[in-house]
């Protein structure tokens, strides 16, 4: 330099154009306990950024950014 793949809660993953973006784990609060742990209940928390297509975009297109890989 060319080409390919990936980017979603703190972390690991779902959601293949349509319901309020969901789960596990972690975090906070409560219940329980002499205390802690375990268990139960509740809560906060995310689509890398800009633009486009569409009635509707996490999803499709495009550019940029970041990460990984192949070739040279």
């Nucleotide at each position: 330099g060319u080409c390919c793949c990936c980017g979603u809660a703190g972390u690991u993953c779902a959601a293949u154009g349509g319901a309020u973006a969901g789960a596990a784990u972690g975090c906070g609060a409560g219940c329980u306990u002499c205390c802690g742990g375990a268990g139960c209940u509740c809560g906060a928390g995310a689509u890398a950024u800009g633009g486009g297509u569409u009635c509707g975009a996490u999803u499709c297109c495009u550019a940029u950014c970041g990460g990984g890989g192949a070739c040279a």
Notes:
The prediction has a mean pLDDT of 81. This is a predicted structure of a 72-nucleotide RNA (transfer RNA) from Candidatus Paceibacter sp. Rfam family: tRNA. It is annotated as a transfer RNA. The sequence was found in a public genome assembly.